A computed fold for a 348-nucleotide RNA from a Lachnospiraceae bacterium, annotated as Bacterial RNase P class A. Lineage of the source: Bacteria > Bacillati > Bacillota > Clostridia > Lachnospiraceae. Of the family's consensus pairs, 95% are formed in the model. Rfam family: Bacterial RNase P class A. Gene Ontology terms of the family: tRNA processing, dimeric ribonuclease P complex and ribonuclease P activity. By type it is a ribozyme. The coordinates come from a structure-prediction model, not an experiment, and the mean pLDDT is 75. The RNAcentral record of the sequence draws on ENA. The gene name in the source record is rnpB.

[in-house]
RNA sequence: UAAGUAGGGUGGAUGAUCGCGGCUGCAAGUGUCGAAAGACCGCAGGUGAGGAAAGUCCGGGCUUCAUAGGGCAGGAUGCCGGCUAACGGCCGGUGGAGGCAACUCCAAGGACAGUGCAACAGAAAUAUACCGCCGGGCAACCGGUAAGGGUGGAAGGGCAGUGUAAGAGACUACCGCCUCUCUGGUGACAGAGGGGGCACAUGUAAACCCCAUCCGAAGCAAGACCGAAACAAGACGUUUGACGUGGCCCGCCAGUCUUAGGUAGGUCGCUUGAGGCAACUGGCAACAGUUGUUUUAGAUAGAUGAUCAUCUGAAAAACAUAACCCGGCUUACAGCCCUGCUUAUUUU
Numbered sequence: 001u002a003a004g005u006a007g008g009g010u011g012g013a014u015g016a017u018c019g020c021g022g023c024u025g026c027a028a029g030u031g032u033c034g035a036a037a038g039a040c041c042g043c044a045g046g047u048g049a050g051g052a053a054a055g056u057c058c059g060g061g062c063u064u065c066a067u068a069g070g071g072c073a074g075g076a077u078g079c080c081g082g083c084u085a086a087c088g089g090c091c092g093g094u095g096g097a098g099g100c101a102a103c104u105c106c107a108a109g110g111a112c113a114g115u116g117c118a119a120c121a122g123a124a125a126u127a128u129a130c131c132g133c134c135g136g137g138c139a140a141c142c143g144g145u146a147a148g149g150g151u152g153g154a155a156g157g158g159c160a161g162u163g164u165a166a167g168a169g170a171c172u173a174c175c176g177c178c179u180c181u182c183u184g185g186u187g188a189c190a191g192a193g194g195g196g197g198c199a200c201a202u203g204u205a206a207a208c209c210c211c212a213u214c215c216g217a218a219g220c221a222a223g224a225c226c227g228a229a230a231c232a233a234g235a236c237g238u239u240u241g242a243c244g245u246g247g248c249c250c251g252c253c254a255g256u257c258u259u260a261g262g263u264a265g266g267u268c269g270c271u272u273g274a275g276g277c278a279a280c281u282g283g284c285a286a287c288a289g290u291u292g293u294u295u296u297a298g299a300u301a302g303a304u305g306a307u308c309a310u311c312u313g314a315a316a317a318a319c320a321u322a323a324c325c326c327g328g329c330u331u332a333c334a335g336c337c338c339u340g341c342u343u344a345u346u347u348u
Base pairs, nucleotide, nucleotide: 001344002343003342004341005340006339007338008337009336010335012311013310014309015308016307017306018305020048021047023045024044025043026042029041031040032039033038050319054330055329057328058327059326060325061324062219063218064217065216074215075214076213077212078211079093080092081091082090083089094108095106096105097104098103109210110209114208115207116204117203118202130149131148132145133144134143135142136141157175158174160172161171162170176198177196178195179194180193181192182191183190184189223268224267225266226265232259233258234257235256236255240254241253243251244250275294276293277292278291279290280289281288282287
């Protein structure tokens, strides 16, 4: 320098004007309504989205229901160790696959518990002799044979030799497989040695299934409290009134009071939280601890926008807008900046 690989940061800044949502104040308003509390308007000050606020996929907090214990069904996960509130997440390893390498990827338990499936091709798909080879027979054909050919994703461990009529783990070495022992490791596993001649043993479990572990359900429109008007029930019906009635009792209606339900509406939940940042300590790391410091939207149909000027820039330019909160995952993302490592080439 080129190619590659792994990751990180940023996601315009400042000012002015107009506009919007919360908050605080108004002797900075002799504002409007109201008995008041307060509401509305106005003014002033201060404040107001993201790295993914997204998808709503996983986990937890919180809330209500149910709660004496257990089970069925269903779902999820599935090498080992660790981290965490928890996880299907993260970190570090093991094994396998890919790459010259850096590095990347893997739901990675069980296929003698049982069941199912394996199209087409092929003689035969777990059982077989199509061609071939060998032996017999004149021949038809019979017997032996899985070394060779052919079909297939897969054909009875591979390969070389011995052996044989031809062949064959029939036998031998190496590799593979099974099994035993020893050594190392917390463990997954790795290494070494012995034995078995290979019987059990095709593949498929993101097919049913088996084994192990975990999971109660619904979600902030959860839920808690207050609560009109109207309706309903009850009491009074003394004073006032309407009707039965011209008058009285009485009845009934209005009226007054009380109650229940919990609608409209309001308050809370609501944002200080497993929070952020920095240093130190422990740890390979995820992460944990200590100390210091900091704190910043809270609406309820939902506010963040627009314009202008200056600066940076080639161009103000990508993806996208909180709705209870948090930890993850996944997906989207213009431009700019930075770092580690690998390979190749060149120069010194």